[in-house]
Context: one part of a larger RNA
RNA sequence: UCACGGUUAAGGAACUCUGCAAAUUGACACCGUAACUUAGGGAUAAGGUGUGCCCACAUUAGGUCAAGGACCUCGCGUCUGGAAGCCGAAGUGGGUUGCAACAAAGCGGGGCUAGCGACUGUUUACCAAAAACACAGGUCUCUGCGAACACGUAAGUGGACGUAUAGGGGCUGACGCCUGCCCGGUGCCGGAAGGUUAAGGGGAUUUGUCAGGAGCUUGCUCCGAAGCAUUGAACCGAAGCCCCGGUAAACGGCGGCCGUAACUAUAACGGUCCUAAGGUAGCGAAAUUCCUUGGCGGGUAAGUUCCGUCCUGCACGAAUGGCGAAACGACUGGCCCACUGUCUCAACCGUGAUCUCA
Numbered sequence: 001u002c003a004c005g006g007u008u009a010a011g012g013a014a015c016u017c018u019g020c021a022a023a024u025u026g027a028c029a030c031c032g033u034a035a036c037u038u039a040g041g042g043a044u045a046a047g048g049u050g051u052g053c054c055c056a057c058a059u060u061a062g063g064u065c066a067a068g069g070a071c072c073u074c075g076c077g078u079c080u081g082g083a084a085g086c087c088g089a090a091g092u093g094g095g096u097u098g099c100a101a102c103a104a105a106g107c108g109g110g111g112c113u114a115g116c117g118a119c120u121g122u123u124u125a126c127c128a129a130a131a132a133c134a135c136a137g138g139u140c141u142c143u144g145c146g147a148a149c150a151c152g153u154a155a156g157u158g159g160a161c162g163u164a165u166a167g168g169g170g171c172u173g174a175c176g177c178c179u180g181c182c183c184g185g186u187g188c189c190g191g192a193a194g195g196u197u198a199a200g201g202g203g204a205u206u207u208g209u210c211a212g213g214a215g216c217u218u219g220c221u222c223c224g225a226a227g228c229a230u231u232g233a234a235c236c237g238a239a240g241c242c243c244c245g246g247u248a249a250a251c252g253g254c255g256g257c258c259g260u261a262a263c264u265a266u267a268a269c270g271g272u273c274c275u276a277a278g279g280u281a282g283c284g285a286a287a288u289u290c291c292u293u294g295g296c297g298g299g300u301a302a303g304u305u306c307c308g309u310c311c312u313g314c315a316c317g318a319a320u321g322g323c324g325a326a327a328c329g330a331c332u333g334g335c336c337c338a339c340u341g342u343c344u345c346a347a348c349c350g351u352g353a354u355c356u357c358a
C1' cells in the first nucleotide's frame, strides 16, 4: 500500500452518473391499516404493543378414552356417555434476573409520484434480462379434404388417424372506451366486351436449282413449268398486361395562400389554388419538441432532471393501433422518511497479501 472482515465522536447523502456499496428493517402473536380498484386486491400497506423464568387462578379450557345406557338392518354397527391415565393451549394477577428475554443464529427497510410493458413466463451459453420475445384476447386472409401449407427428384410423410367451433399464414397484443377520411399509385380479389400478344396453325409472297424455250457473235445471254429447297405477309392463337370494378385491422397517404368581429389580440366566417383524400376522437416540449433550461404553477435556500398545466405537434394520432387503467416488475426517471464511513475526514482492530532480510 492492497484485498477481505469489524468498530467509530459530531454531522447524516454534504458522496456520486445514481444512496453504487453499506447500514436500517426482520421471527411470532395481538391492535391497527389510506388513496385507488378489474371488488380479487392494494396489505406483512403504513403505524404500534407484547415476548425469558417462577408462583397462583388450576386436578384450567379443550382433546383422547373404559365401563354403563339407548336403538337396530344385529355388526369389528350407530347414537349417547364420559371414570382412570395420558396429551394440553390461551389468558389474568403477582414475583424475579439482566444493558438487553424472537437476548445467539436465521429472518421484509418503508412511503409518494411518473414512464414503459397488462400479468406468470422467454432471451443475447462467455460484457445487454429489458420498454425486446412470448402471451391469453382481437382482426384480416387462405383452406371443402388426396385441404391449404411444409419436406422430398419421386414414392411418400407431416398437417391429422384432425375436417371450417378445424388447420395454415399475416398484423395487433389482458381489460375498459374506441379505432375517423382517402382505392389516385402499389398489392390482392372479381370481370371479361375491346386492344396488345408466345409457341403453334396458316400459307400470300420471295429466292436458288432446273426440264424446256428464245436469241444469237455455237457457247454464251435471257425467259423459265413441275419438283426439291428457301423466304415467310394477311389471318386464327391463351394467360398476362392495357382496360372496368371492389378492397386500407392490404402496402400506404391524410395540404397551401389571403382576408375578416365596435380596444387589442384571435378568427366561428369568406375567397382562392391544389389533392385520391387533406389528420376525426384522444393525447401532446412526450422513450416523439429542433429553437429549448419553451411559458406558468408545484417541490428546493438554490431544480438543464421531476410533477401539473398550456399548445406555437421542427417532425403524435387511432390494430407499423390511439387514449386510459387496478395488479404485477432484479425494468427506467423524480421526491420523502428511516438508516448509515457514501461523504465532511479520517482513525483503529483482525485475517491474508505486497515489501525487506534470512
Base pairs, nucleotide, nucleotide: 001353002352003351004350005349006348007347008346010344011343014342019339027051028050029049030048031047036041038174052096053095054094055093056092057091062087063086064085068080069079070078071077097101102106109337110336111335112334113333114332115331116329117328121133122132137172138171139170140169141168142167143166149158150157151156175324176323177322178321180254181253182252185251186250187247188246189245190244191243194242195241196240200236201235207229208228209227212223213222214221215220216219255273256272257271258270259269282316283313294310295309296308297307298306

The part of an RNA shown here (large-subunit ribosomal RNA, domain IV) has 358 nucleotides and comes from a Myxococcota bacterium. The source organism's lineage runs through Bacteria, Pseudomonadati and Myxococcota. It matches the Rfam family "Bacterial large subunit ribosomal RNA".